[in-house]
Context: one part of a larger RNA
Molecule: small-subunit ribosomal RNA, 5' domain
Organism: bacterium
């Protein structure tokens, strides 16, 4: 010298663009953070209309609401970085797999059936929840039939599918072939420190049978062999998410991995499976453990490492805003619905850029301060006063191209042009002893104090403190801690 997800001191006008809990992977109150589909399915409240009425209320249309069955989504999007040192990343390869939705072809969509939630009756419980009886529907559940292609064969043969909506355009369901995009698995090769760790392993290492997986395989299991690893570091310990990339350097490297993308791994701690094309599942289930809540003491309820937000720690890190106008994502045929993803806003000089705080003319070089020899003077200093001028930004008032995706319709928030008014509302910070750019005077006297490093200070201190003047940067300037 440059650099930071900084923090602290003093200071503090605008704006764009980023960026903001590095510490307690400790705990968390409140809202919200994943739904949609009536064109699958029964049924149907409140409203509205009409009609009867014994004035209690019935009924018919209409209307479509919470809810419940079926799909489809809830494995993505968003946090987050504890564990991992390789079952991970990264680079290049590779065989024995699977894929909902999307695309391309081929065949097929034919029969019958029985339940079950809503639903009405009754019951338990203090809640969470539930339990009996009765009757309903389907794109929920089941048999049957057909079988181009599939699946298995000991090559005869044998298994195994479907569902209907409907505006009549169409969407949709079954079977297989095929493709894209995604994803499981395997190999080499590189990937911190520590030998004051040197041995290490018994499913271990390999076979065979047998199981399991979509799918290779000690993955599992039985038996058999006695194998494998390691000083090019096994094996133990620490310590760490890992790459694209960052920062620094002439490079080489060294140091890092926050935001942003790719992968990995984790959601209170531990384990376990279930559904599913897909999970061993962050706001799904069950089990065990902590911890915090209700309780009528019988029993129950919960998980912010989502957006805000508390409280807590700590030198430190933000609004319990807006809005789905816009990208994008689920679901739906569509209109739309829903998206603390996202898009905006706010806050905070934390950063990087940009602007601005006048501009131009003014010399009795005023006054005050300050030095000062020879008392003339010299600095502040064109600085101000004063005259003319301009209007950036901030203020105020009208207007609406543009982000809207070209028929129109649509903007949370930004933006955009015109007009007024006025020099007004806008400069500080470290430093001047040598590195090191900028010096004088006066206080103090090895005290007060200064300091990066040498080193200043005991009566003339350019080094301390204060005033003058100066010099360097400026919405900053400095310190401190880190990196090269």
């Nucleotide at each position: 010298g440059c650099c930071u997800g900084a923090a602290c001191g003093c200071u503090g006008g605008c704006g764009g663009c980023a960026u903001g809990g590095c510490u307690a992977a400790a705990a968390c109150a409140u809202g919200c953070a994943a739904g949609u589909c009536g064109a699958g399915g029964g049924a149907g409240a409140a409203g509205g209309g009409g009609g009867c009425u014994u004035c209690g209320g019935c009924c018919c249309c209409u209307g479509g609401a919470c809810a419940c069955c079926g799909g489809c989504g809830a494995a993505a999007g968003g946090g987050c970085g504890a564990g991992u040192a390789a079952c991970g990343c990264g680079a290049u390869c590779g065989a024995a797999c699977g894929u909902g939705c999307c695309c391309c072809g081929a065949g097929g969509u034919a029969g019958a059936g029985g339940a079950u939630a809503g639903c009405c009756g009754u019951g338990g419980g203090a809640a969470a929840c539930u339990g009996c009886g009765g009757g309903u529907a389907a794109u929920a559940c089941u048999c049957u039939a057909u079988a181009a292609g599939u699946u298995c064969c000991a090559a005869g043969g044998a298994a195994g599918a479907a569902a209907g909506c409907u505006c009549c355009g169409g969407c949709g369901c079954c079977u297989u072939g095929g493709g894209a995009g995604c994803g499981g698995c395997g190999a080499u090769c590189g990937u911190c420190c520590u030998a004051u760790c040197a041995g290490g392993u018994u499913g271990u290492u390999g076979g065979u049978g047998g199981g399991g997986u979509a799918a290779a395989g000690g993955c599992c299991u039985a038996c058999c062999a006695a194998g494998c690893c390691g000083a090019a570091g096994a094996c133990g310990g620490g310590u760490a998410g890992c790459g694209g990339g960052u920062g620094u350097g002439a490079g080489a490297g060294c140091a890092u991995g926050g935001c942003c993308c790719g992968c990995c791994g984790c959601a209170u701690c531990g384990g376990a499976a279930c559904u599913g094309a897909g999970a061993c599942a962050c706001u799904g289930u069950c089990c065990g453990g902590a911890c915090u809540c209700c309780u009528a003491c019988g029993g129950g309820a919960g998980g912010c490492u989502g957006c805000a937000g508390u409280a807590a720690c700590g030198a430190a890190u933000c609004u319990u805003c807006c809005g789905c106008a816009a990208u994008g994502c689920g679901c739906g045929a569509a209109a739309g619905c829903g998206u603390g993803a996202c898009g905006g806003a706010g806050c905070a000089a934390u950063g990087c850029c940009g602007c601005g705080u006048g501009u131009g003319g003014g010399a009795u070089g005023a006054a005050g301060c300050g030095g000062u020899u020879a008392c003339g003077c010299c600095g502040u200093g064109u600085a101000a006063a004063c005259c003319a001028c301009u209007g950036u930004c901030a203020g105020g008032a009208c207007u609406u191209a543009g982000g809207a995706a070209g028929a129109a319709c649509u903007g949370a928030c930004c933006g955009a042009g015109u007009c007024c008014a006025a020099a007004g509302g806008a400069a500080g910070g470290g430093c001047c002893g040598g590195c090191u750019a900028a010096u004088c005077u006066c206080g103090u006297g090895c005290c007060a104090g200064c300091a990066g490093c040498c080193g200043c200070g005991g009566u003339a201190a350019u080094a301390c403190g204060a005033g003058a003047g100066g010099c360097c940067c400026g919405a900053g300037c400095g310190u401190u801690a880190g990196g090269c």